[in-house]
RNA sequence: CAGAGUAGGCGGUCAAGCGUAAAGUGUCCCGCGGACGGGGAGUUGCCGCGGGGACGAAAAGCAAGGCGUUUCCUGUUUGAAGCGCUCUGCUUGCGGUUUGGCCGCCGCAUCCCGCUG
Numbered sequence: 001c002a003g004a005g006u007a008g009g010c011g012g013u014c015a016a017g018c019g020u021a022a023a024g025u026g027u028c029c030c031g032c033g034g035a036c037g038g039g040g041a042g043u044u045g046c047c048g049c050g051g052g053g054a055c056g057a058a059a060a061g062c063a064a065g066g067c068g069u070u071u072c073c074u075g076u077u078u079g080a081a082g083c084g085c086u087c088u089g090c091u092u093g094c095g096g097u098u099u100g101g102c103c104g105c106c107g108c109a110u111c112c113c114g115c116u117g
Base pairs, nucleotide, nucleotide: 001117002116003115008106009105010104011103012102013101014100015099016098017097018095019094020093027053028052029051030050031049032048033047034046038113039112040111041110059092060091061090062089063088065086066085067084068083069082070081071080072079
């Protein structure tokens, strides 16, 4: 003098979930905690947790059940069809959705020491 390597972040892809009855994600404020190349120190940067505020969304189809209601059948019980609400399952979507695998990119804030050539 040059280089390697962390946590973490971003993008692509695959899989399995969650939500679509709105949680999650993103954003702002307060508090607490944690991590930050092999060693030491470490922020105004990063991440997590708790509390609070503002903003905010894409559903559709099929099938089964329950309740209500209308019409028809019936002597009654009851039965049939339609409509509405609700609920369960499946499929296709949707969400700045979660986790994991693979690929690519960025990457020690900074300071001291070290490693390879």
Background: This is a predicted structure of a 117-nucleotide RNA (THF (Tetrahydrofolate) riboswitch aptamer) from uncultured Harryflintia sp. It matches the Rfam family "THF (Tetrahydrofolate) riboswitch aptamer". From the family's description: Tetrahydrofolate (THF) riboswitch was first reported for Ames et al. as an RNA motif in 5' untranslated (5'-UTR)regions of folate transport and biosynthesis genes in Firmicutes genomes. The organism belongs to Harryflintia, within Bacteria.